[in-house]
Context: one part of a larger RNA
RNA sequence: UGACGGGGGCCCGCACAAGCGGUGGAGCAUGUGGUUUAAUUCGAUGCAACGCGAAGAACCUUACCUGGUCUUGACAUAGUAGGAAUCCUGCAGAGAUGUGGGAGUGCCUUCGGGAAUCUACAUACAGGUGCUGCAUGGCUGUCGUCAGCUCGUGUCGUGAGAUGUUGGGUUAAGUCCCGCAACGAGCGCAACCCUUAUCCUUAGUUACCAUCAAGUGAAGUUGGGGACUCUAAGGAGACUGCCAGUGACAAACUGGAGGAAGGCGGGGACGACGUCAAGUCAUCAUGGCCCUUACGACCAGGGCUACACACGUGCUACAAUGGUAGGUACAGAGGGUCGCUACACUGCGAAGUGAUGCCAAUCUCAAAAAGCCUAUCGUAGUCCAGAUUGGAGUCUGCAACUCGACUCCAUGAAGUCGGAAUCGCUAGUAAUCGCGGAUCAGAAUGUCGCGGUGAAUACGUUCCCGGGCCU
Numbered sequence: 001u002g003a004c005g006g007g008g009g010c011c012c013g014c015a016c017a018a019g020c021g022g023u024g025g026a027g028c029a030u031g032u033g034g035u036u037u038a039a040u041u042c043g044a045u046g047c048a049a050c051g052c053g054a055a056g057a058a059c060c061u062u063a064c065c066u067g068g069u070c071u072u073g074a075c076a077u078a079g080u081a082g083g084a085a086u087c088c089u090g091c092a093g094a095g096a097u098g099u100g101g102g103a104g105u106g107c108c109u110u111c112g113g114g115a116a117u118c119u120a121c122a123u124a125c126a127g128g129u130g131c132u133g134c135a136u137g138g139c140u141g142u143c144g145u146c147a148g149c150u151c152g153u154g155u156c157g158u159g160a161g162a163u164g165u166u167g168g169g170u171u172a173a174g175u176c177c178c179g180c181a182a183c184g185a186g187c188g189c190a191a192c193c194c195u196u197a198u199c200c201u202u203a204g205u206u207a208c209c210a211u212c213a214a215g216u217g218a219a220g221u222u223g224g225g226g227a228c229u230c231u232a233a234g235g236a237g238a239c240u241g242c243c244a245g246u247g248a249c250a251a252a253c254u255g256g257a258g259g260a261a262g263g264c265g266g267g268g269a270c271g272a273c274g275u276c277a278a279g280u281c282a283u284c285a286u287g288g289c290c291c292u293u294a295c296g297a298c299c300a301g302g303g304c305u306a307c308a309c310a311c312g313u314g315c316u317a318c319a320a321u322g323g324u325a326g327g328u329a330c331a332g333a334g335g336g337u338c339g340c341u342a343c344a345c346u347g348c349g350a351a352g353u354g355a356u357g358c359c360a361a362u363c364u365c366a367a368a369a370a371g372c373c374u375a376u377c378g379u380a381g382u383c384c385a386g387a388u389u390g391g392a393g394u395c396u397g398c399a400a401c402u403c404g405a406c407u408c409c410a411u412g413a414a415g416u417c418g419g420a421a422u423c424g425c426u427a428g429u430a431a432u433c434g435c436g437g438a439u440c441a442g443a444a445u446g447u448c449g450c451g452g453u454g455a456a457u458a459c460g461u462u463c464c465c466g467g468g469c470c471u
């Protein structure tokens, strides 16, 4: 000077408290440990690993295993020789591959050849998801969106250093004010950016429809309109600006007015100096080491999907604020030509057949669901719950056996609200309800978004956890 203390003072945070809903019990999904295995590829391991890398393992992916193969190599550059390239096809084989047959001569040219591409030979070399994240770059997590971290000059101290940055108030904030041997400055804070909430102007199609007319079984459907909604560009608006009180004549705080919005209006992007030899050599790059007829490369099949068990994260339930059946209403944000598909018909259905529109404010996915109105069930392992299993199918795809999703019929397990313990959340939040996207041939209970309905509670800071300042 720091760090630490079951030292002290001050302050903050869903940290506790006050509430609401969960997890821990059940079944299933998924990840991990362990075990097993020829292989169950590798990494991630308190918070900050465990629905994590993986925005999607049937083959491929794929790095693993078994077997079959290659050795200048699957990929790059360079030399020589030959053939353009390319396409069709027979046989052997699980395929890689091997061995035959046929079609075919293009572009530029100074006629030497060249470009592109294929084959053979030889050598320099290629190649490695092999090791080291404790050799590294880059990127990322975390403390933490916490309010801190420093510098120049001056002053003090022999010096390490101190001062400034401490103190009195105040703030979400080292935010601002006052004081002060300090005076200034930088990185952070805040603001500038995006979005949302109100209004105005401009514009008016594919969106809209108040007035006028036409029109229909119905319909912005048509003429028309530019009002409204909306779309998307530009502006306005919020600044403690105004009033009162408190305060130190300050900063500020409390209440009020006006206002769509009030004191940071809500949300996002944005993460200081540094910490953890934190994570990543398997995104990529890279030093060193190691392999080089193999630790490289190709192929088929298998594995990553195993299962006594243990843990994490989720989904579905245990029911009547509910289940089932019928009727009926209201979103937002997105996607679509290798695509989304109206409509009609067939099928109980998943879907199929025909056919239409749309490169989309035009067509379409698309039915929003909870809700509301009726009926039924009457507290039961049930008209709850849906695991498991049998049978029959649909779709994708060379191919659903290992190992896909979905449909129908049958079957109808555990489960009656969960021990110790533990998690999230302060408002359009929790809870609950559905919808969409990425990845993707197919394959979400995950993830990223979107809207609908919409609470309870916060006395307070003694205590638990984490953090800041002074001592």
Stems, first nucleotide, its partner, number of pairs: 007471007015461002019425005026316008034307002042053002064302007073125001077124002079121005086103007107114002127291002130289003136285002138280003141276001143274001148187006154163003167178003193268004198236007208225002212223003239262001242256005318418001322377007334365003339358002343354004384415001389410007431453007
A computed fold for a 471-nucleotide part of an RNA from an uncultured bacterium, annotated as small-subunit ribosomal RNA, 3' major domain. The prediction has a mean pLDDT of 86. The full RNA is in RNAcentral, with records from ENA, Greengenes and SILVA.